The RNA shown here (SAM riboswitch aptamer (S box leader)) has 111 nucleotides and comes from a Bacteroidota bacterium.
Model confidence (mean pLDDT): 79 of 100.
The model forms 89% of the base pairs in the Rfam consensus.
It was read from a public genome assembly, where an Rfam model found it.
Taxonomically the source falls in Bacteroidota (Bacteria, Pseudomonadati).
Parts: sequence; C1' cells; structure tokens
RNA sequence: GAUUUAUAAAGAAGCGGCGAGAGAUCAGGCUCACUGACCCGCUGGCAACCCUCUGAAGGACAGAGAAGGUGCCAAUUCCUGUCCCGGUAAAUAUCCCGGGGACUAUAAAUU
Repeated sequence: GAUUUAUAAAGAAGCGGCGAGAGAUCAGGCUCACUGACCCGCUGGCAACCCUCUGAAGGACAGAGAAGGUGCCAAUUCCUGUCCCGGUAAAUAUCCCGGGGACUAUAAAUU
C1' cells in the first nucleotide's frame, strides 16, 4: 500500500518550542489563528479497538478493569457535493439534528 470487519452526534488540556497559516484531498460555505493557531516535545487526561478479569467461559454474549500496544483530546468525519430511498409539501425541493451509500480517519485481522 491492498482487502475484510467494526466504529465515527458522547468524552478528554496545560506548559514549553516554533512562527503563519490551519481545519485530509478538489470546490463552495463556515470556523480556528500573531491574545501565537497548525505542527513538534513534555506532562496530564479521554475512550475502551487490541488486551486483563468474572460469569460453567473455547466461540458468541454480558459485566467489570486500565498495567501494556494503538488511537484520540475546537466545531458530527466542521457542513455540503455524486447516486438511491423516504417524510413534509399543490408541485419542484433550497425544507428534515431524514435514512443508505461513497470518501476520509482509527482499530483489529489477513496479505
């Protein structure tokens, strides 16, 4: 890198460094940022995928845990886009915290 499965409206920030862009990509919107963002380091935390324990406990399931491996700590994956299916509406939807899919991210397994 590829494939499969699962999850993505919840949750969790301080200090130091750097110094101009950042929020994956393209477009539009919106937002964050010299009151220092993004990124990096340290510390802290969140969560519970792997993991540990218990339930007759191997699988599946339920509950508990957090030492270890990842992950994460602005905004729903920040929102929308293409396709399909609904609801509302006289009709077209620009309406609906609409549903599915795709994309993306993360985990685990395989390669």